[in-house]
RNA sequence: AACUUAUCCAGAGAGGCGGAGGGAUUUGGCCCUGUGAAGCCUCAGCAACCGGUCGGCUCGUGACACGGUGCUAAUUCCAAUAAGCAGAUUGCUUUACAGAUAAGUU
Numbered sequence: 001a002a003c004u005u006a007u008c009c010a011g012a013g014a015g016g017c018g019g020a021g022g023g024a025u026u027u028g029g030c031c032c033u034g035u036g037a038a039g040c041c042u043c044a045g046c047a048a049c050c051g052g053u054c055g056g057c058u059c060g061u062g063a064c065a066c067g068g069u070g071c072u073a074a075u076u077c078c079a080a081u082a083a084g085c086a087g088a089u090u091g092c093u094u095u096a097c098a099g100a101u102a103a104g105u106u
Stems, first nucleotide, its partner, number of pairs: 001106008013043005021032003026080004044072003049068003052064004076098001082094005
């Protein structure tokens, strides 16, 4: 980097450095941001995907949070493709694409 599978309406922030952007990309919208953005560091926390330990006791189930990741504004912030419903140019539901994370394969 590509591919496969699973999940994505839950949850969880303080401090230091920094100094203007950020919310993946494009378009549109809507937000966050000098009451300090991105990024980096420290500490704390959330979750439970993989491993581990323990229980349960035979089939994939519970607990812990020890190790490997991940995450800690807003549903992946919302829409974009297609279908359906209501309706009147908007709303709702499902979905495709894209993306993120984990595990595995090449």
About this RNA:
The RNA shown here (SAM riboswitch aptamer (S box leader)) has 106 nucleotides and comes from Sporolactobacillus putidus. Of the family's consensus pairs, 97% are formed in the model. The sequence was found by an Rfam model in a public genome assembly. The coordinates come from a structure-prediction model, not an experiment, and the mean pLDDT is 82.